[in-house]
RNA sequence: AACUCUGAAAAGCGAACAGCACCGAAGGAGAAAACAUUCAAAUGUGAAGCUCUCAGGUAAAUAAACAGAGGU
Numbered sequence: 001a002a003c004u005c006u007g008a009a010a011a012g013c014g015a016a017c018a019g020c021a022c023c024g025a026a027g028g029a030g031a032a033a034a035c036a037u038u039c040a041a042a043u044g045u046g047a048a049g050c051u052c053u054c055a056g057g058u059a060a061a062u063a064a065a066c067a068g069a070g071g072u
Base pairs, nucleotide, nucleotide: 003070004069005068006067007066012020021058022057023056027054028052029051030050034045035044036043
């Protein structure tokens, strides 16, 4: 690091369609201070449980950051 098990939030369900709305902890994207370079400007590096919401999700199921345990 990955795998397995357990726990694990948020936000609409409806008979169905359409449409609108909503959520953020899969993933993805953005970016502070600081540092480097530079005469300067500009540029580069730069985290998230922050922000965006493309994806995903909003009954159940599944998924799920993160946490604990296990062995390889």